[in-house]
RNA sequence: CCCCAACGACAGGGGCGCCGCGUGGCGGCUGAGAAGCACCCUUUGAACCUGAACCGGAUAACGCCGGCGUAGGGAGUCGUGGUGCUUUUCAC
Numbered sequence: 001c002c003c004c005a006a007c008g009a010c011a012g013g014g015g016c017g018c019c020g021c022g023u024g025g026c027g028g029c030u031g032a033g034a035a036g037c038a039c040c041c042u043u044u045g046a047a048c049c050u051g052a053a054c055c056g057g058a059u060a061a062c063g064c065c066g067g068c069g070u071a072g073g074g075a076g077u078c079g080u081g082g083u084g085c086u087u088u089u090c091a092c
Stems, first nucleotide, its partner, number of pairs: 006080005011042004016036001017029005048073003054067004082092003
């Protein structure tokens, strides 16, 4: 000096389904999140979208689970070390 990790700042991206009831609402299911001053994700990108009114399985039902998936898309930049030591291209 560069890269990675970690942390921080600012910025950006995203989803919100199924079932029941006495339906401005309440309760049940899965989930990080089912409209929350929340949660998740940002190229090392299965957050999320498309394919998809897809295929298989399960369920009261549903992206509920698996496949599809080494598929096609998808939102970023900047800043910063601490302690110890035999001072090191060391250790934590």